[in-house]
c-di-AMP riboswitch aptamer (ydaO/yuaA leader) from a Verrucomicrobiota bacterium, 164 nucleotides, folded computationally.
C1' cells in the first nucleotide's frame, strides 16, 4: 500500500436545483453572504420525416381579395379574454349530491443511506402560455430557486470514520 474479516460508531431531508473557477461588493481577514460571468453535471421546454390528429369568443382596422345587393359577412392585420388546448409540478381520475363546493372510492407524492414487507402519519397546492404546442433526428432555448428538521417494526444491501 492492497485485499479479506471482526467490532464500535456515524450519516440531515424534499426538490432538477449540485460541483468547480474568475471578477466585484460586504468584511481586518478566511469562510459565509450578495451581484455578474464561465465550465461541468443535473432537470425542463420548443422543434422534421413516418405515424397520429383537425380548434373559441370579443373589440378595432389603412390597403387588398372573396361573397347574392348592402354601411353586412368571410379571408387578412392588430389588440384583448379564457369553461378549447397546452406547460412546470405528486398535486389527478371516477361517481354522487342540496354543485364557485362537499362527500366517497381509486390513482399519485413525502416520512432522514438504499431496497423490500407490514402498520401508521401528512399532502393531493400554486403558477404560467394564450387558439398555439402530439410524436420528433438535426437544431434552438430556459432553469439550477425555494422550503424545512418528518413515525415504528422486520429483513437484506451499501457508504464514511476509528480500532483489532
Nucleotide at each position: 500500500u492492497u485485499c479479506u474479516u471482526u467490532g464500535u460508531u456515524c450519516a440531515g431531508c424534499u426538490c432538477a436545483a449540485u460541483g468547480g473557477a474568475u471578477c466585484g461588493g460586504u468584511g481586518a481577514g478566511u469562510g459565509g453572504c450578495c451581484g455578474a460571468u464561465c465550465c461541468a453535471g443535473c432537470g425542463g421546454g420548443g422543434g422534421a420525416a413516418c405515424c397520429a390528429g383537425u380548434u373559441u369568443c370579443c373589440g378595432c382596422c389603412a390597403c387588398g381579395g372573396g361573397u347574392u345587393u348592402u354601411u353586412g359577412c368571410c379571408c387578412g392585420g392588430c389588440g384583448g379574454a379564457u369553461c378549447g388546448g397546452g406547460g412546470c409540478g405528486c398535486a389527478c381520475g371516477a361517481u354522487g349530491c342540496g354543485c364557485g363546493g362537499c362527500a366517497u372510492c381509486g390513482a399519485g407524492a413525502g416520512c432522514a443511506u438504499u431496497u423490500a414487507a407490514u402498520g401508521g402519519c401528512u399532502c393531493c397546492a400554486g403558477c404560467c402560455c394564450g387558439a398555439c404546442a402530439g410524436c420528433u433526428a438535426a437544431c434552438c432555448u430556459c432553469g439550477u430557486c425555494a422550503g424545512c428538521g418528518u413515525c415504528a417494526u422486520u429483513a437484506a444491501a451499501g457508504g464514511g470514520a476509528c480500532a483489532g